[in-house]
RNA sequence: GCCGGCGUAGCUCAGGGGCAGAGCGCCCGCCUUGUAAGCGGGUGGUCGUCGGUUCGAAUCCGACCGCCGGCU
Numbered sequence: 001g002c003c004g005g006c007g008u009a010g011c012u013c014a015g016g017g018g019c020a021g022a023g024c025g026c027c028c029g030c031c032u033u034g035u036a037a038g039c040g041g042g043u044g045g046u047c048g049u050c051g052g053u054u055c056g057a058a059u060c061c062g063a064c065c066g067c068c069g070g071c072u
Base pairs, nucleotide, nucleotide: 001071002070003069004068005067006066007065010024011023012022013021018055025043026042027041028040029039030038048064049063050062051061052060
């Protein structure tokens, strides 16, 4: 330099046009003599950035940024 993949909650990841979810974590409660485990509730995001397409974009397109891999 060229090519590809990934970027979504504190962490690991779903979701691939119609108002964004799970598990873990954190907080509160129940249970227990107490702790852990278990159960219930709550808490969480300008979906990497900027543009474009669209009635509507996390989702499609482009550029850029970051990480990873391949080729030279």
A computed fold for a 72-nucleotide RNA from an Actinomycetota bacterium, annotated as transfer RNA. Model confidence (mean pLDDT): 84 of 100. Taxonomically the source falls in Actinomycetota (Bacteria, Bacillati). RNAcentral holds the sequence, with entries from ENA. Rfam family: tRNA. It is annotated as a transfer RNA. Rfam's curators write: Transfer RNA (tRNA) molecules are approximately 80 nucleotides in length.